[in-house]
This is a predicted structure of a 76-nucleotide RNA (transfer RNA) from a Thermococci archaeon. NCBI's taxonomy places the organism under Archaea, Methanobacteriati, Methanobacteriota, Thermococci. Model confidence (mean pLDDT): 80 of 100. Its Rfam family is "tRNA". It is annotated as a transfer RNA.
């Protein structure tokens, strides 16, 4: 330096051909229970890495940067 694939709650992950952002576990409340856990309800949480661009709309298409893994490759 090239090429590939990944960044979406606090942590694992999903999201189809572009059309209201989700799961699960955690948190907090409350129920149950002598008490913890367990298990039940309800509840909380998002600049969707950044910055543009295309479009009536953009997690999704493009383009550039950033970080993180592989993998080829150069100079000493």
């Nucleotide at each position: 330096g090239c090429c590939g694939c990944c960044g979406u709650a606090g942590c694992u992950c999903a999201g189809c051909u572009g059309g209201u952002a989700g799961a699960g576990c955690g948190c907090c409340u409350g129920g149950c229970u002598g008490u913890u856990a367990a298990c039940c309800a309800g509840g909380u949480g998002g600049u969707c890495g950044c910055a543009g661009g295309u479009u009536c709309g953009a997690a999704u298409c493009c383009u550039g940067c950033c970080g993180g893994c592989g993998g080829c490759g150069c100079c000493a």